[in-house]
Molecule: transfer RNA
Organism: Candidatus Pacearchaeota archaeon
RNA sequence: GGGCCUAUAGUUCAGCGGAUAGAAUAGCCGGCUUCGGACCGGUUGACAGGGGUUCGAAUCCUCUUAGGCCUA
Numbered sequence: 001g002g003g004c005c006u007a008u009a010g011u012u013c014a015g016c017g018g019a020u021a022g023a024a025u026a027g028c029c030g031g032c033u034u035c036g037g038a039c040c041g042g043u044u045g046a047c048a049g050g051g052g053u054u055c056g057a058a059u060c061c062u063c064u065u066a067g068g069c070c071u072a
Stems, first nucleotide, its partner, number of pairs: 001071007010025004018055001027043005048064005
């Protein structure tokens, strides 16, 4: 240089073009407990960025950014 893949919550991952974008864990509040842990209830928090297609985009196209793999 060429080709391919990945990017969603603090972390690990789900998510047929149409649901209020979910789960686990973590954080916070409460219950329980002598205190803590465990357990139970509640709550907070996210689509890498720009553009395009579409009535509608996390999802499709394109460019960029970051990371990974193959190849020369």